[in-house]
Context: one part of a larger RNA
């Protein structure tokens, strides 16, 4: 390079948007670059194949074929492919009229419950374990009732649910603000789809600077356990959680399934429209699941939500270990994170 693969066997980029380049709907005009077809040059000799000689054969050599699968030039062809005319509407967008939701974002509110302050009422205990203790208490606690402050997260509702490109996203409520569906079939007329680089989002831990700290809680400190016990259990506890503004760029970022289109048997349940209404009901589009068929797969299983039938890009894999290391490059305060080998060794 051809080929083969990528849910688990190595291998789908975390998403998304879009740049370059790949690839593209129906009809028509012109054109001939691509394409394909004759013709002519040219593609040196020698070797390679084929045929026929010459040395007693061979090897080796002499003739002649033939092949050189290119290029060049010119003459036609015109389905497709470019390009180029002019339409089209079915793909894509737009309008309008509605609807849907934990989509996002700024602010504003509320209640349970912890916690801790005061103040009352009240006495010996509380508190935790498998049993204990540390640890809190006669400076009056643990329980009970008023008061007041704080921070944080929102019980039921709540679902195998809705929504988000993915990460995520749940109290109520207000402002902006994306978005997706369905109707109508007005408008544009292919304006598409992927997408190396590139840019812009990315749990959570981390980090910077100022806040805040109620609950939990890494480290850490005591108390048990235990042969020990840098654990498991307990009683405390500080980064941290939590806010704003900058960073970081990772995850079993998982459907271990890449994105867009078409095609293809059937049974459910469920969410939102439309149609139709009576409370039924079958239809319809998008969506979210569950079971079975064909057909696929090594199997397990997947099975209109495909891991099937086919297309068009990107991405990636190529025995195990060394090693996602080493060096070098960028990029990062820093942690480190992106690319990313080989010696050797089985």
């Nucleotide at each position: 390079c051809u080929g083969g693969g990528u849910u688990u066997a190595a291998a789908g980029g975390g998403u998304g948007c879009g740049u370059a380049g790949g690839c593209g709907g129906c009809u028509u005009u012109g054109u001939a670059a691509g394409u394909c077809a004759g013709u002519g040059g040219u593609g040196a000799a020698a070797g390679c194949u084929c045929c026929c000689g010459g040395c007693u054969u061979a090897a080796c050599u002499g003739g002649g074929a033939a092949a050189u699968u290119g290029c060049c030039a010119u003459u036609g062809a015109u389905a497709c492919u470019g390009c180029u005319u002019a339409g089209c509407u079915u793909g894509a967008g737009u309008a309008c009229a509605g609807u849907u939701g934990a989509g996002g974002u700024a602010g504003g509110c509320g209640g349970a419950a912890u916690a801790u302050g005061u103040c009352a009422u009240g006495u010996a205990g509380u508190g935790g374990u498998g049993a204990a203790a540390u640890a809190c208490u006669u400076a009056g606690a643990u329980a009970u009732g008023a008061c007041a402050u704080a921070g944080a997260a929102c019980a039921c509702c709540g679902a195998u649910u809705g929504c988000g490109a993915a990460g995520g996203c749940a109290g109520c409520u207000u402002g902006c603000u994306a978005a997706a569906c369905u109707g109508u079939a007005a408008c544009u007329g292919a304006c598409g789809c992927u997408g190396a680089g590139g840019c812009a989002c990315g749990a959570a831990a981390g980090c910077g600077u100022g806040g805040g700290g109620a609950g939990c809680a890494a480290a850490c400190a005591g108390g048990a356990u235990u042969a020990g016990a840098u654990a498991c259990c307990c009683u405390g506890g500080u980064a941290g959680u939590c806010c704003a503004c900058g960073c970081c760029c990772u995850a079993a970022a998982c459907g271990a399934u890449a994105a867009u289109u078409a095609c293809u048997c059937g049974a459910u349940g469920u969410g939102u429209g439309c149609g139709a209404u009576a409370c039924a009901c079958a239809g319809u589009a998008c969506g979210c699941g569950u079971c079975u068929g064909a057909g696929c797969g090594a199997a397990a299983g997947c099975a209109u939500u495909a891991a099937g039938u086919a297309a068009u890009c990107c991405a990636c894999c190529u025995g195990g270990g060394a090693a996602g290391u080493a060096c070098g490059a960028c990029c990062g305060c820093a942690a480190g994170g992106u690319u990313g080998a080989a010696a050797c060794u089985c």